[in-house]
c-di-GMP-I riboswitch aptamer from Candidatus Acetothermia bacterium JdFR-48, 76 nucleotides, folded computationally.
Of the family's consensus pairs, 94% are formed in the model.

RNA sequence: CCCUGAAAAGGGCAAACCCGCCGCGAGGCGGGGGCGCAAAGCCACGGGCCCUUCAUUGGGCAGCCGGGUUGCCAGG
Numbered sequence: 001c002c003c004u005g006a007a008a009a010g011g012g013c014a015a016a017c018c019c020g021c022c023g024c025g026a027g028g029c030g031g032g033g034g035c036g037c038a039a040a041g042c043c044a045c046g047g048g049c050c051c052u053u054c055a056u057u058g059g060g061c062a063g064c065c066g067g068g069u070u071g072c073c074a075g076g
Base pairs, nucleotide, nucleotide: 002076003075004074005073012037013036017032018031019030020029021028022027035063041069042068043067045066046065047064048061049060050059051058
């Protein structure tokens, strides 16, 4: 540096749903919760989906896929 994630250690994140707040909305933040996740860390670059607009506008989703970038443990 690359590949892999069956087992192990320390752990990490957190879907639905519920509560509070923010937003017209998609959705976001905090708390509870735990379906899952080896990048479910980060970035809207390409595709996709969703909301919004008279609009080809303006937004959202990184837990849809690809790409970029950083990274723990173990094995090869």